Model confidence (mean pLDDT): 77 of 100. Predicted 3D model of a 351-nucleotide RNA (Bacterial RNase P class A) from a Candidatus Rariloculaceae bacterium. It is recorded under the gene name rnpB. The RNAcentral record of the sequence draws on ENA. Of the family's consensus pairs, 94% are formed in the model.
């Protein structure tokens, strides 16, 4: 110099005039007012109302190991698997000898395995000649063979000697593989440590499933409180007709039902709460590799409900991207003009 990974921070700026929201002041002053994602509404909680003895069943979700948290599906630090020369980046990463399905084309076969070609064999035929326990060709066989070719993403462990009629874990030796065991680690795992068995079952669980764990529902229009008008419910009392009717199955008896009046409650419009002091932010200190925890010290930081955060001027520069709270927090995840800071890695050059 150049290429590349990783991480964090900023998101026009300053000054003046008009304006709006909240809160304090009543002297018209003062103080505060969007975001890294406020988003999308995927996931955890907190809160609130219902339901709820525990437990199971169904449903749905998580799925290597340990941590770290209010709690997740986040986060952190390990394993293990893929790619990358490397810093680094990606993986839903339990279980395919419980059991059930699926594997498209292609190919004989895609899973109780199987023979297309090829290769041996054995059997007849023909031809050939060196005339034999020969060669070659061609028929043929519920005949061996998975070495070798071909299909295919994928074909029943590599490889090499032996062995064999060809041929085969048939036999070795080496690599792999599965069991037991040791040694390491909390753990997943890991080992050129040792025996044991030639080895058996190809993949697919974001197919059904089986295994562990973990989950009640609804959602701030949650709920809570006051409370008009105007209908309309209930109690009490007055009233109470020779009564239409309904009701006790019908008769007898009885109970209801108009009007006034006094009282009670639910609930509509409306309003107040819930409403931002919080798993709160900020600086130091201290454990811890790390997520993260403790401690102490500082500070309040929108709270609206037709829903404020906006305009006009003027300078400055890189000419300003995504995008705008609506009960709160933690997280994924997605959107994003520019700018800047800082850790690694990999080529080139120079001293």
């Nucleotide at each position: 110099g150049g290429a590349g990974u990783c991480g964090g921070c900023c998101g026009a700026g300053u000054a003046g005039c008009c304006g709006c929201c909240g809160g304090g002041g009543u002297a018209u002053c003062c103080c505060g007012g969007a975001g890294g994602a406020a988003a999308g509404u995927c996931c955890g909680g907190g809160c609130u109302c219902c339901a709820u003895u525990g437990g199971g069943c169904a449903g749905g979700g998580u799925g290597c190991c340990a941590g770290g948290u209010a709690a997740c599906g986040c986060c952190u630090g390990g394993g293990g698997g893929g790619c990358g020369c490397g810093a680094g980046c990606c993986c839903a990463c339990g279980g395919a000898a419980a059991g059930u399905g699926c594997c498209a084309c292609a190919g004989a076969a895609a899973a109780u395995a199987u023979a297309c070609c090829g290769c041996c064999c054995a059997g007849c035929a023909u031809c050939g000649c060196g005339c034999g326990u020969c060669g070659a060709u061609g028929c043929c066989g519920u005949g061996g063979u998975a070495a070798g070719g071909g299909u295919g993403a994928a074909a029943u462990g590599g490889u090499g000697c032996g062995g064999u009629a060809a041929g085969a874990g048939c036999g070795c030796a080496c690599c792999g593989c599965g069991c037991a065991g040791g040694u390491g680690g909390u753990a997943a795992c890991a080992c050129g440590c040792u025996g044991c068995g030639g080895c058996a079952g190809g993949g697919c669980a974001a197919a059904c499933c089986c295994c562990a764990c973990c989950c009640g529902g609804a959602g701030c229009a949650a709920g809570a409180c006051c409370g008009a008008a105007u209908a309309g419910g209930g109690g009490a009392g007055c009233g109470c007709a020779u009564g239409a009717g309904u009701c006790u199955g019908c008769c007898c008896a009885g109970a209801c039902c108009a009007g006034c009046u006094c009282c009670c409650g639910g609930g509509u419009a409306g309003g107040u709460c819930g409403c931002u002091a919080g798993a709160g932010a900020u600086c130091u200190g201290c454990g811890g590799u790390g997520a993260c925890g403790c401690a102490g010290a500082u500070c309040c930081c929108a709270g609206a409900u037709g829903a404020a955060u906006g305009g006009c001027u003027a300078c400055u520069c890189a000419a300003g991207a995504c995008a705008g709270a609506a009960c709160c927090c933690g997280g994924c995840u997605u959107a994003c003009a520019g700018g800047u800071c800082g850790g690694c890695u990999c080529c080139c050059c120079c001293c």